A computed fold for an 80-nucleotide RNA from a Deltaproteobacteria bacterium, annotated as c-di-GMP-I-GGC riboswitch aptamer. Its mean pLDDT, the model's own confidence on a scale to 100, is 81. Of the family's consensus pairs, 90% are formed in the model. The organism belongs to Myxococcia, within Bacteria. The sequence was found by an Rfam model in a public genome assembly.

[in-house]
């Protein structure tokens, strides 16, 4: 540097309830734990959601980083 222990000392927080915001995906605060070797930070690419416009498509415009790749930055040090 890779890698990832039945280690060690922390971290994170799904569902789900309650309360705010938001046409809504969804997001924040507290509860909670399903799980996480980044579930730490970045919407760059895909993907998947969501919304107006008669109605669909298509565009747009958002929302998901715990969907997948990517970049960048960290804790410990067993095996190899």
């Nucleotide at each position: 540097c890779c890698c990832g222990a039945c280690a060690a000392a922390g971290c994170c927080a799904a569902a789900c309830c309650c309360c705010u915001c938001g046409c809504a995906a969804g997001a924040g605060a507290g509860g909670g734990a399903c799980g996480g070797a980044a579930a730490g930070c970045c919407a760059c690419g895909g993907g998947u959601c969501u919304u107006c416009a008669u109605u669909c498509u298509c565009a747009a415009a958002g929302a998901c980083g715990g969907c997948c790749g990517g970049g960048c930055u960290g804790c410990c040090g067993a095996a190899g």